Notes:
Transfer RNA from a Chloroflexota bacterium, 73 nucleotides, folded computationally. Rfam family: tRNA. Rfam classes the family as a transfer RNA. The RNAcentral record of the sequence draws on ENA.
């Protein structure tokens, strides 16, 4: 140097045929308990890696960056 993959909550991922944010874990509070843990109920957390572009409308489609990994050289 050339190519594949990927980047979405604190962390590990989902997210279909563009119609606009989701789990489980962890966190706060509240029930439960005599405390703790289990359990059970809510609630906070998101510039969808960054620039652009296309569209009525982008986490999805198109262009470049950047970083993380695998290949070939």
């Nucleotide at each position: 140097g050339g190519g594949g993959a990927g980047u979405u909550a604190g962390c590990u991922c989902a997210g279909c045929u563009g119609g606009a944010a989701g789990a489980g874990c962890a966190u706060u509070u509240c029930u439960u308990u005599g405390a703790c843990g289990u359990a059970g109920a809510a609630a906070a957390g998101g510039c969808c890696a960054c620039a652009g572009g296309u569209u009525c409308g982008a986490g999805u489609c198109c262009u470049g960056u950047a970083c993380u990994u695998c290949c070939c050289a």